Model confidence (mean pLDDT): 80 of 100. A computed fold for a 74-nucleotide RNA from Cupriavidus plantarum, annotated as transfer RNA. Its Rfam family is "tRNA". Taxonomically the source falls in Cupriavidus (Bacteria, Pseudomonadati, Betaproteobacteria, Burkholderiaceae). RNAcentral records the identical sequence in 6 taxa.

RNA sequence: CCGCCCUUAGCUCAGUUGGAUAGAGCACUCGCCUUCUAAGCGAGCGGUCACACGUUCGAAUCGUGUAGGGCGGG
Numbered sequence: 001c002c003g004c005c006c007u008u009a010g011c012u013c014a015g016u017u018g019g020a021u022a023g024a025g026c027a028c029u030c031g032c033c034u035u036c037u038a039a040g041c042g043a044g045c046g047g048u049c050a051c052a053c054g055u056u057c058g059a060a061u062c063g064u065g066u067a068g069g070g071c072g073g074g
Stems, first nucleotide, its partner, number of pairs: 001073007010026004019057001028044005050066005
């Protein structure tokens, strides 16, 4: 320098045929239970879907660029 892949909640990830309010587990908070703790059960909290622009009636999803990470080639 060139090519490919990844970036979604504090963490690990699902969701990419464009469409309804963006989800799960863990963590955290509260409650139930228990003599207490843990475990279990219930509820709650938590997101600019890396960033910007574009396409579209509509974008986490499509296109372009940028940033960070990984792999390969020279």